The prediction has a mean pLDDT of 78. TPP riboswitch aptamer (THI element), 116 nucleotides, folded computationally. Its Rfam family is "TPP riboswitch aptamer (THI element)". Rfam links the family to the GO term thiamine pyrophosphate binding.

RNA sequence: AUAGAAAAUCAGGGGUGCUGGCAAGUGGACGCACAAAGCCGGCUGAGAUGCGCUUGAGCGCGAACCCUUAACCUGAUACGGAUAAUACCGGCGUAGGAAGCAUUUUCGAGGGACUG
Numbered sequence: 001a002u003a004g005a006a007a008a009u010c011a012g013g014g015g016u017g018c019u020g021g022c023a024a025g026u027g028g029a030c031g032c033a034c035a036a037a038g039c040c041g042g043c044u045g046a047g048a049u050g051c052g053c054u055u056g057a058g059c060g061c062g063a064a065c066c067c068u069u070a071a072c073c074u075g076a077u078a079c080g081g082a083u084a085a086u087a088c089c090g091g092c093g094u095a096g097g098a099a100g101c102a103u104u105u106u107c108g109a110g111g112g113a114c115u116g
Stems, first nucleotide, its partner, number of pairs: 004107006010100001011068004017043006025034003049062005072097003079090003
């Protein structure tokens, strides 16, 4: 000094949940039904969040988190299993797509060179 390991910084990428209760309000053949991208919980997960706008199940910005050693998306309104239920689990999957071979710091083998 290198392979490699860890961390930080900068840059960049990413995420359509399910569900119980409450409920302004709306409809009603008065038994009730629906219900604000609303409020409080439960489940899985690293993460299911805040604000604003729109309103047609949507869009924008941000927080936290994950990923750039492959997170995540597609196939998929699919298949198998489980569940109260689900984009929960599994396969599919060596599939297709997907954002830095960045910088700095610390540790640092094997091998090589030199010196004694």